[in-house]
């Protein structure tokens, strides 16, 4: 340098849920809190999902310029081990 993640060791990240705040929701942040993660780091004008304030529209409805990276893809860095 590719590959793989069976056992180990060192560090990370944090589902649900509870508070506190931001939002018109979906959700975010930020502290508790640990179900899980070998990229559960970061990034995307991709794809899927969610919300629907505005706008459209008589009502239902339909629409993303809002959201998810902990849904998948793709790109890009990185830690230990093992052949």
């Nucleotide at each position: 340098u590719g590959u793989u993640g069976a056992a180990a060791a060192u560090a990370g990240c944090a589902a649900a849920c509870u508070u506190a705040u931001u939002g018109a929701a979906a959700a975010g942040u930020a502290a508790g809190g640990a179900c899980g993660c070998a990229a559960a780091g970061c990034u995307g004008u991709g794809a899927a999902u969610c919300u629907a304030a505005g706008g459209u529209g008589u009502u239902a409805a339909c629409u993303a310029u809002g959201a998810u990276c902990g849904u998948c893809c793709a790109g890009u860095u990185a830690c230990c081990a093992a052949a």

Model confidence (mean pLDDT): 83 of 100. The RNA shown here (c-di-GMP-I riboswitch aptamer) has 83 nucleotides. It was read from a public genome assembly, where an Rfam model found it.